The prediction has a mean pLDDT of 81.
This is a predicted structure of a 122-nucleotide RNA (FMN riboswitch aptamer (RFN element)).
RNA sequence: AUGUUGCUUCAGGGUGACGUUAAUUACGUCAACUGGCGGUAAAGCCCGCGAACAAGAUUUAUCUUGUACGAACUGGUGAAAUUCCAGUGCCAACGGUAAAGUCCGGAUGAUAGAAGCGGGUU
Numbered sequence: 001a002u003g004u005u006g007c008u009u010c011a012g013g014g015u016g017a018c019g020u021u022a023a024u025u026a027c028g029u030c031a032a033c034u035g036g037c038g039g040u041a042a043a044g045c046c047c048g049c050g051a052a053c054a055a056g057a058u059u060u061a062u063c064u065u066g067u068a069c070g071a072a073c074u075g076g077u078g079a080a081a082u083u084c085c086a087g088u089g090c091c092a093a094c095g096g097u098a099a100a101g102u103c104c105g106g107a108u109g110a111u112a113g114a115a116g117c118g119g120g121u122u
Base pairs, nucleotide, nucleotide: 001121002120004119005118006117007116008115009114010113015031016030017029018028019027032102033101034092035091036049037048038047039046044090045089052067053066054065055064056063057062058061072088073087074086075085076084094105095104096103
């Protein structure tokens, strides 16, 4: 230097009040809040990835396949921005429970990936 392999560490945030009710942080009203990873001019809503479930395969811990998987426009600056600035919007898995992005749970989990260490090769 390389890119192959092994290991280690890290890797998700956020709600109140009032009303209704037998019962609501879930419904209604009002007002708030949050935003995983990689790419790219700095992105929840541009492109891609991850999280859930099922089936199959096998090396029993992974792989493959399938299902599910949300949402943005306008103006400005600029060489370049659906990413910045301004404005106005929008979205948010599964299970539980009075109907949930913010409560409880799978989860002291897993993972996209990030960093580090070692071996190998040249």